Predicted 3D model of an 85-nucleotide RNA (c-di-GMP-I-GGC riboswitch aptamer) from a Deltaproteobacteria bacterium. The coordinates come from a structure-prediction model, not an experiment, and the mean pLDDT is 87.
C1' cells in the first nucleotide's frame, strides 16, 4: 500500500418490548439479536422521513427544515486482527 478467505481477542446491535424525552419523524436507557470489518466518529453532498413554527387556502388540505436518519449511498477522518506485496 492492497484486500477481508479462514481464525482469534474484543466491539456494535435490526425487529420486538419496557421506561423516558419529543408535535412528529425520531433520540436516549434496559431487555433482546437480524445482521455488521468501520454497524467507530463528522449531517459535508445526494436520497429518505417528519412538519411544530411559518406561508398559502373559505374549508378539507397544501407547501416548507431550521428537525431527524451515517444500520440508504457517496465523501472526509481515526482505528483492531489475519492475509498478501
Nucleotide at each position: 500500500a492492497a484486500g477481508g478467505a479462514a481464525a482469534a481477542a474484543g466491539g456494535c446491535a435490526a425487529a420486538u418490548u419496557c421506561g423516558u424525552c419529543g408535535a412528529a419523524a425520531g433520540g436516549c436507557g434496559g431487555a433482546g439479536a437480524c445482521g455488521c470489518a468501520a454497524a467507530g466518529c463528522c449531517a459535508c453532498g445526494g436520497g429518505u422521513c417528519u412538519a411544530a413554527a411559518g406561508c398559502c387556502g373559505a374549508a378539507g388540505g397544501g407547501c416548507c427544515a431550521u428537525g431527524a436518519u451515517u444500520g440508504c449511498c457517496g465523501g472526509g477522518u481515526u482505528g483492531c486482527c489475519g492475509u498478501c506485496c